[in-house]
Formats: sequence, C1' cells, structure tokens
RNA sequence: GCGGGAAUAGCUCAAUAGGUAGAGCACAACCUUGCCAAGGUUGAGGUUGCGAGUUCAAAUCUCGUUUUCCGCU
Repeated sequence: GCGGGAAUAGCUCAAUAGGUAGAGCACAACCUUGCCAAGGUUGAGGUUGCGAGUUCAAAUCUCGUUUUCCGCU
C1' cells in the first nucleotide's frame, strides 16, 4: 500500500433481506430466610465508534473518517 471482518447498556453478545433497540451477568429496591448464600418480583441504565447522505422511517442501505483484528504484498 491492497482486501476482508469488528465497534450496540458497566461487561459478554443478539436484533437474517429498513418499521417503536433486547437478553444474560453485574447494579438498585422489595419479597422469601434467624443471618449468609441461593431463589423470586420490579426498576434504572443506549442518540447503535464519529460525521454526512438516501428514505415517510436507518443499528440495518451509500460515502467519508477513527480505533482494532486477520490475510496479502
């Protein structure tokens, strides 16, 4: 230098052909227990790396860009 992949909640990851962003763990409150652990219920937590474009509507499509991984030279 060229090609390909990844970036979404504190962490690990879904969301398969555009249509209200979810799960597990962790966190908070409450219930259960004499206490702990375990279990149960509820809740909080996101402008989907960043910036533009297309569209009634973008995590998803297009362009640019940043970080990172793999391969080639």
This is a predicted structure of a 73-nucleotide RNA (transfer RNA) from Candidatus Blochmanniella vafra str. BVAF. The gene name in the source record is tRNA-Gly-GCC-1-1. It matches the Rfam family "tRNA". It is annotated as a transfer RNA. Taxonomically the source falls in Candidatus Blochmanniella vafra (Bacteria, Pseudomonadati, ant, tsetse, mealybug, aphid, etc. endosymbionts, Candidatus Blochmanniella).